[in-house]
Context: one part of a larger RNA
RNA sequence: GCCGACGAGUUAAUCUAUAUAGCAAGGUUAAGACAUUACGUGUUGUAGCCGAAGCGAAAGCAAGUCUGAAUAGGGCGUUUAGUUGUAUGGAUUAGACCCGAAACCGUGUGAGCUAUCCAUGACCAGGGUGAAGCGAAAUUAACGUUUCGUGAAGGCCCGAACCCUUGUACGCUGCAAAGUGCUGGGAUGAGUUGUGGAUAGAGGUGAAAUGCCAAUCGAACACGGAGAUAGCUGGUUCUCCCCGAAAUGUAUUUAGGUACAGCCUUAGGUAUUAACUAAUGGAGGUAGAGCACUGGAUGAGCUAGCGGGCGCAAGCAUUAGCAAACUCAACCAAACUCCGAAUGCCAUUAGCCGAAUCCUAGGAGUGAGACAGUGACGGAUAAGCGCCAUUGUCGAAAGGGAAACAGCCCAGAUCGCAAGCUAAGGUCCCUAAGUGAUGACUAAGUGGUAAAGGAGGUGGAGUCGCCCAGACAGCUAGCAGGUUGGCUUAGAAGCAGCCAUCCUUUAAAGAGUGCGUAACAGCUCACUAGUCGAGGGGUUCUGCGCCGAAAAUUAUCGGGGCUAAGUCAUUCACCGAAGCUGCGGGAUUCUUUAUUGAAUCGGUAGGGGAGCGUUCUCAAUGCGUUGAAUCUGGACCGUGAGGUUUAGUGGAGCGUUGAGAAGUGAGAAUGUCGGC
Numbered sequence: 001g002c003c004g005a006c007g008a009g010u011u012a013a014u015c016u017a018u019a020u021a022g023c024a025a026g027g028u029u030a031a032g033a034c035a036u037u038a039c040g041u042g043u044u045g046u047a048g049c050c051g052a053a054g055c056g057a058a059a060g061c062a063a064g065u066c067u068g069a070a071u072a073g074g075g076c077g078u079u080u081a082g083u084u085g086u087a088u089g090g091a092u093u094a095g096a097c098c099c100g101a102a103a104c105c106g107u108g109u110g111a112g113c114u115a116u117c118c119a120u121g122a123c124c125a126g127g128g129u130g131a132a133g134c135g136a137a138a139u140u141a142a143c144g145u146u147u148c149g150u151g152a153a154g155g156c157c158c159g160a161a162c163c164c165u166u167g168u169a170c171g172c173u174g175c176a177a178a179g180u181g182c183u184g185g186g187a188u189g190a191g192u193u194g195u196g197g198a199u200a201g202a203g204g205u206g207a208a209a210u211g212c213c214a215a216u217c218g219a220a221c222a223c224g225g226a227g228a229u230a231g232c233u234g235g236u237u238c239u240c241c242c243c244g245a246a247a248u249g250u251a252u253u254u255a256g257g258u259a260c261a262g263c264c265u266u267a268g269g270u271a272u273u274a275a276c277u278a279a280u281g282g283a284g285g286u287a288g289a290g291c292a293c294u295g296g297a298u299g300a301g302c303u304a305g306c307g308g309g310c311g312c313a314a315g316c317a318u319u320a321g322c323a324a325a326c327u328c329a330a331c332c333a334a335a336c337u338c339c340g341a342a343u344g345c346c347a348u349u350a351g352c353c354g355a356a357u358c359c360u361a362g363g364a365g366u367g368a369g370a371c372a373g374u375g376a377c378g379g380a381u382a383a384g385c386g387c388c389a390u391u392g393u394c395g396a397a398a399g400g401g402a403a404a405c406a407g408c409c410c411a412g413a414u415c416g417c418a419a420g421c422u423a424a425g426g427u428c429c430c431u432a433a434g435u436g437a438u439g440a441c442u443a444a445g446u447g448g449u450a451a452a453g454g455a456g457g458u459g460g461a462g463u464c465g466c467c468c469a470g471a472c473a474g475c476u477a478g479c480a481g482g483u484u485g486g487c488u489u490a491g492a493a494g495c496a497g498c499c500a501u502c503c504u505u506u507a508a509a510g511a512g513u514g515c516g517u518a519a520c521a522g523c524u525c526a527c528u529a530g531u532c533g534a535g536g537g538g539u540u541c542u543g544c545g546c547c548g549a550a551a552a553u554u555a556u557c558g559g560g561g562c563u564a565a566g567u568c569a570u571u572c573a574c575c576g577a578a579g580c581u582g583c584g585g586g587a588u589u590c591u592u593u594a595u596u597g598a599a600u601c602g603g604u605a606g607g608g609g610a611g612c613g614u615u616c617u618c619a620a621u622g623c624g625u626u627g628a629a630u631c632u633g634g635a636c637c638g639u640g641a642g643g644u645u646u647a648g649u650g651g652a653g654c655g656u657u658g659a660g661a662a663g664u665g666a667g668a669a670u671g672u673c674g675g676c
Stems, first nucleotide, its partner, number of pairs: 001676006011094013026050003032044005054061002064076004097235002100232001104225006115199009124189001126158003129154001133150007162186003167182004201217001203213003210219001238611006248261005262366002264363006273356001276351007288339001289337002294333003298329004303323001305322002307319001309316002369394007377386002399410003414585004419581003425575003428560003434572001436571006447562001453547002457544008466535001474531005480504003485499003510525001514523002586601005612665001614662010631648007
């Protein structure tokens, strides 16, 4: 891991609701006794309990009573239904659906492991060093000192046994639930070790690590209290039918729990009750708008004041500046409003619709929500972010579309059909349906990612100049004189800079547009003529494109591929879903003389209804060696749980009908046991 078996809402008492049975203003017995039988039943038993009357704290009064001064008002009552069984739902108390702690307490068992201690024994190859003391010699006045011997000390040195385990490798389903190899520390000591003994869990022992106390230690182990408790996790077994939630509010030593309310379901009851639409009547201060208030804030004017000036001062008039109030103009505001919608809300009346509303009672679940659109807030006008409001979907919803894709778009699956029509979305191929029609646009593979910004891309619509008296572009020619304007300057001659910017000749020509020179020169432009011969230039709005554009697969069309098979507008077909229709079947709820007619039948938590099967009991009735149960295959029946039958297997028991009682249904619980 698989297979098989086992494996979870039970029982008792009390309360409560519903259904049902008996009796009914009553209902009912408990223990006990007696009888019978062979284990239950029958008879008895009226003690007790509930009800028939309540109110008050009570005395008490009584269809009333209490409060009260009250004959008022108010509270609770009075209008007739109970009670005893049985079944089922729920509650409470019990282990109370099952499994699961870590822990707590009690009584014992442990120091043959290990910690420390006590008693008594045992052990430590070999080598090295050479303290004190002592002796001798030398020296000294002496003490002393030195040298040489002797001597043998030491938590001394090296190193086996022995004890330990530093590093490393292997081992890590091991040789081993801590080892092996190499390396290493101690090795006469606070040494190692044998035997016997002592200390016990609220404890012991500890050269102290919360270490050790039998592979167990922040409190050992065994048994018991004990089925401790678990607002937590997991699991909880057959079928069909009807309805169908919530993830919110308030409170909580409360936040993953619970109580009440909200939303679901079942039963009973009730009124033209609810929803929707229209009209009418209301309350309100949002969006918007506004500046009359409260504040903010810009410019101009006017004018106190401030600053500056004059003056020794009083003060003076004035002034580059700042500036309240006031005037004008233009603005801003969630906590501003002279104003002010749309929706929504309340009500009335109609219409439409029909029980969808409301009340009472039984049973719940939910109280972690998610995304999307819209209105706000928090955040950074960040987040698949947080928090509200409102609507939708998912949750609990399958089907079609979006390549794939809970929350987006379309649409809500009773069952069957090789029938039809459509929605969203599509119609070149993959791939069902147009290589459809008309008119435009795009040239970027834009389409098929992105901004500020940039550009003689290109289409459309305006507007302002110029133009056959010749525009725009090109080509040919001219572009002069006073004058080198004045100043400045080394120089300044159109062209470093400053000032001025006139006059003349002209078809036209600036006291000069740009190059250029040291300064001139030179080239060029404006301007003009000629040539040419018809449109040309500026600007605004707008459609579609271009650049801006660097990332990890080619990888930002689903792919092929496409110049439409891209985009815009108009238009006709078609495809396309479990939608709608058609035909046939079933169920639910109403309805009808009529299985007639109508509506309905997605579904998690959850409520309700109806059934299937298993074991046993009672009653009735059957089958079986001419083959029961069982097992394997087939056929048939039923919406299903399941049932019937047949062939084989098997070899002795088994059904059906009507009741009843449950150890009554397994795929999951890191389930338990067994097998492989």